c-di-GMP-I-GGC riboswitch aptamer from a soil metagenome, 109 nucleotides, folded computationally. The RNAcentral record of the sequence draws on MGnify. Its Rfam family is "c-di-GMP-I-GGC riboswitch aptamer". For this family Rfam cites "Bioinformatic analysis of riboswitch structures uncovers variant classes with altered ligand specificity" (Weinberg et al., Proc Natl Acad Sci U S A, 2017). Its family is annotated with cyclic-di-GMP binding in the Gene Ontology.
RNA sequence: CGACAAAGGCACACCCGGCGAAAGCCGGGGCCGCAAAGCCACGGGUCCUUGCCUCCUCUAGGGCGCCCUCUCUGAUGCCACGGAGGACUCACGACCGCCGAGCUGCCGA
Numbered sequence: 001c002g003a004c005a006a007a008g009g010c011a012c013a014c015c016c017g018g019c020g021a022a023a024g025c026c027g028g029g030g031c032c033g034c035a036a037a038g039c040c041a042c043g044g045g046u047c048c049u050u051g052c053c054u055c056c057u058c059u060a061g062g063g064c065g066c067c068c069u070c071u072c073u074g075a076u077g078c079c080a081c082g083g084a085g086g087a088c089u090c091a092c093g094a095c096c097g098c099c100g101a102g103c104u105g106c107c108g109a
Stems, first nucleotide, its partner, number of pairs: 001108002009034002014029006032097001038103002042100003045095003051090001054087006061081001062079004067074001
């Protein structure tokens, strides 16, 4: 560097089972393809949202205030203490079959 070579290897999608919040991973089947489709998360990139911060909406659970003679009930205002949902950033995480780097490896026209 990569053959209409040889011996092999791996295994996209999809299906089944399992793990995980998820991205995704593991095992089995399968076989789109791959000369590193072997390993590695170092750089870039893409992906996820369990966690944190901030913001928004709803709720009336809690507190305060107010109307009412009292109770029940009802109406109204405030607080961000709680709950639900959403948005965003960062972190953790995932992807090597997205690219680059690093390491290793079969054959030799």